[in-house]
RNA sequence: UAAACAAAGAUGAAAUGACCUCAUAUAAAGUUGGGAAUAUGGCCCAACAGUUUCUACCCAAUGCCCGAAAAGCGAUGGACUAUGAGGAGAAUACGAUGCACG
Numbered sequence: 001u002a003a004a005c006a007a008a009g010a011u012g013a014a015a016u017g018a019c020c021u022c023a024u025a026u027a028a029a030g031u032u033g034g035g036a037a038u039a040u041g042g043c044c045c046a047a048c049a050g051u052u053u054c055u056a057c058c059c060a061a062u063g064c065c066c067g068a069a070a071a072g073c074g075a076u077g078g079a080c081u082a083u084g085a086g087g088a089g090a091a092u093a094c095g096a097u098g099c100a101c102g
Stems, first nucleotide, its partner, number of pairs: 019087007026056001030048006041066002050057001058078003062074003
């Protein structure tokens, strides 16, 4: 001397916590690979994928089906996250307006 960092100040810009409701997204889907269980069972792990989308991709209970094999099928209820819109309680202070009384 320069840069970075920290603190304080000034100026400028941007944003509006938490809670509730609704909408959109996604079907809390789907596909694939590996492993596991076997009617007291029907799961686990990983990857891909879906959203003008970050994240998540589970839980509970239920109806079937599979006669011992490797494969499951259906239906119900319940979230989180992202974005947008709307909404609300209590206390205190100030202001405006209306009504009643003095």